[in-house]
RNA sequence: UCCUUAUCAAGAGCAGCGGAGGAACAGGUCCUGUGAAGCUGCGGCAACCGUUCGGAAACGAAAAUGGUGCCAAUUCCUGCGCCGAAAGGCGGAAGAUGAGGG
Numbered sequence: 001u002c003c004u005u006a007u008c009a010a011g012a013g014c015a016g017c018g019g020a021g022g023a024a025c026a027g028g029u030c031c032u033g034u035g036a037a038g039c040u041g042c043g044g045c046a047a048c049c050g051u052u053c054g055g056a057a058a059c060g061a062a063a064a065u066g067g068u069g070c071c072a073a074u075u076c077c078u079g080c081g082c083c084g085a086a087a088g089g090c091g092g093a094a095g096a097u098g099a100g101g102g
Stems, first nucleotide, its partner, number of pairs: 001102008013042005021031003025079004043071003048067002051062004075094001080091004
C1' cells in the first nucleotide's frame, strides 16, 4: 500500500510541554488564546484479537494482568442510488478501527 471480513445511535478526561489550528477529503456546520494540532504523564471507556469457562460447532458468559483502539457533536451532517409532495426513510460509496491475508 492493496484484498477479505466484522463493527461504527452507547461509552470514557485531567495535568504538563506546546503555541494555531482542528473536526480524513469537498461543501456545510461547528470546536478552538476560558488555549487548536502534536508530544508526554496519569486516569478512564469499550471489549475486536488474545485469555478463562460452557459448547461438536455456531455461539454464549466472565475478567481485564496481555496486543490494538478510543475518550466534542450519529462516522457532526451531506456528498451516490432508490422511495417520498415534503419532512424524512432505506441502502451504498468513502472513511475509521479490529482480525486475517497478498
A computed fold for a 102-nucleotide RNA, annotated as SAM riboswitch aptamer (S box leader).
It was read from a public genome assembly, where an Rfam model found it.